[in-house]
Context: one part of a larger RNA
RNA sequence: GAUUGAACGCUGGCGGUAUGCUUAACACAUGCAAGUCGAACGGAAACGAAGGGAGCUUGCUCCCAGGCGUCGAGUGGCGGACGGGUGAGGAAUAUAUAGGAAUCUACCUAGUGGUGGGGGAUAGCCCGGAGAAAUCCGGUUUAAUACCGCAUAAUCUCUACGGAGCAAAGCAGGGGACCCCUCGGGGCCUUGCGCCAAUAGAUGAGCCUAUACUCGAUUAGCUUGUUGGUGAGGUAAAGGCUCACCAAGGCUGCGAUCGAUAGCUGGUUUGAGAGGAUGAUCAGCCACACUGGGACUGAGACACGGCCCAGACUCCUACGGGAGGCAGCAGUGAGGAAUAUUGGACAAUGGGCGCAAGCCUGAUCCAGCAAUACCGCGUGUGUGAAGAAGGCUCUAGGGUUGUAAAGCACUUUCAGUAGGGAGGAAAAGCAGUUGGUUAAUAACCAGUUGUCUUGACAUUACCUACAGAAGAAGCACCGGCUAACUCCGUGCCAGCAGCCGCGGUAAUACGGGGGGUGCAAGCGUUAAUC
Numbered sequence: 001g002a003u004u005g006a007a008c009g010c011u012g013g014c015g016g017u018a019u020g021c022u023u024a025a026c027a028c029a030u031g032c033a034a035g036u037c038g039a040a041c042g043g044a045a046a047c048g049a050a051g052g053g054a055g056c057u058u059g060c061u062c063c064c065a066g067g068c069g070u071c072g073a074g075u076g077g078c079g080g081a082c083g084g085g086u087g088a089g090g091a092a093u094a095u096a097u098a099g100g101a102a103u104c105u106a107c108c109u110a111g112u113g114g115u116g117g118g119g120g121a122u123a124g125c126c127c128g129g130a131g132a133a134a135u136c137c138g139g140u141u142u143a144a145u146a147c148c149g150c151a152u153a154a155u156c157u158c159u160a161c162g163g164a165g166c167a168a169a170g171c172a173g174g175g176g177a178c179c180c181c182u183c184g185g186g187g188c189c190u191u192g193c194g195c196c197a198a199u200a201g202a203u204g205a206g207c208c209u210a211u212a213c214u215c216g217a218u219u220a221g222c223u224u225g226u227u228g229g230u231g232a233g234g235u236a237a238a239g240g241c242u243c244a245c246c247a248a249g250g251c252u253g254c255g256a257u258c259g260a261u262a263g264c265u266g267g268u269u270u271g272a273g274a275g276g277a278u279g280a281u282c283a284g285c286c287a288c289a290c291u292g293g294g295a296c297u298g299a300g301a302c303a304c305g306g307c308c309c310a311g312a313c314u315c316c317u318a319c320g321g322g323a324g325g326c327a328g329c330a331g332u333g334a335g336g337a338a339u340a341u342u343g344g345a346c347a348a349u350g351g352g353c354g355c356a357a358g359c360c361u362g363a364u365c366c367a368g369c370a371a372u373a374c375c376g377c378g379u380g381u382g383u384g385a386a387g388a389a390g391g392c393u394c395u396a397g398g399g400u401u402g403u404a405a406a407g408c409a410c411u412u413u414c415a416g417u418a419g420g421g422a423g424g425a426a427a428a429g430c431a432g433u434u435g436g437u438u439a440a441u442a443a444c445c446a447g448u449u450g451u452c453u454u455g456a457c458a459u460u461a462c463c464u465a466c467a468g469a470a471g472a473a474g475c476a477c478c479g480g481c482u483a484a485c486u487c488c489g490u491g492c493c494a495g496c497a498g499c500c501g502c503g504g505u506a507a508u509a510c511g512g513g514g515g516g517u518g519c520a521a522g523c524g525u526u527a528a529u530c
Stems, first nucleotide, its partner, number of pairs: 001530004006526005013377006019370002021335001026333003030330003035078003040075002043071002047069002051064006085288003095212006103205002108201003112197004116150001118148002126139005156165003170193006178187003214260003221251003226248008263285004267278004290311005313324004341367001343366003349363001350361004380410004390401004414471001416466005424457001427454003430450007474519005479500003485514005495502002
């Protein structure tokens, strides 16, 4: 000199853009953070509408049936493996870079083939029982895109190459003729969304190899599934991954083993560079989710807001037994020099579910707080010598503060008040129209048009008008390094100090006044890196 996720002292006008528990991976009150689908299913607890009945305060209450809008609880599907947090552990099963072969991949895309015919349960509801509760037990009955056989079976799997084996589920919209049948529904036709099998792609994931990657030798030897082979098991997959047998290997002074420390990288910071230091925010990867262990489900987890066991802690209890996990967003206590609101909205972007409308989303977008950082703007402009008064100083003449002020003439940025006013919505919904599909002018899909609708921020950005210099300057330093000097007080005292050093009666070095210098909404100090 540059830099910081900074803190402290004094001071503080506005805006934009960023950033904000670096410490206790300490403990957590409260609310929210993952749901959705009635176009899979049986149904109907609540609300609304319509129907019937009863009562009467004649427009309200109760009851019934039902399933129109919808929908609690339940079965079922998809999603809770993403998104969000943290850096404890880990020195290599990590990360970075470059390669590789023995693998899997829900949803998505492309094309191929199929979607036939049956069965038995079970939750819910209802009935009964136990318990303070959490919850648990028994019985009757019921549905499905839940579950299980049968048929069919290849470009799939196995194979001794002869052959053998393996699947599925329906739902919704519309309809001219024909068939069943009582209005109405079904068959049938058609469209859309699904379902099953196999293939290819895309995406994501698992695995292997090489190189690089902190310190310590006051750590020198380490290793028995250890190193390799054969065979078997296991896995989606190679492999001592596991096991039986056999051999006795494998690593190491180019640092094994052990110990300490540490998330890694793109980057950040400094430096002319080489290099050093660092790894907040943002992005990629890894690891973890009260502590330790385990598996289940699933395409994917050994799963932050899932399950089981053990432990510590907290809470409820009728003492028999139960409940919990903020390193999600806010917030509380504690620790600390120190770090924010128990805010708004799904309008946009993205995600989950759904045919869709839509619902959910503390992701996200915004707002609030903080000079924490960077950037920009303002605190007026011109004129004005009687060089006013006052202050300070003096050789008492003067000098200086100082064009500074006052006065005169102007301007109105920003803040304030009032009015107007983009863009974020060229998206999406809705309505009309054209084409495709079709037996079809219906339904569905695609394109196109607009006469409609959707903004948290928001009193938006921006523009215009109004009034008045009006509301807006401090901090550090002045012995040398180092820009800037005098007076008074003090008298080796009180004190200063980064280094050299000042102070013991004329201190430019202490304290105060005047003056000056430097930066400026900041200025200094401390800490840290180069």
Description
The prediction has a mean pLDDT of 85. Predicted 3D model of a 530-nucleotide part of an RNA (small-subunit ribosomal RNA, 5' domain) from an uncultured bacterium. The RNAcentral record of the full RNA draws on ENA and SILVA.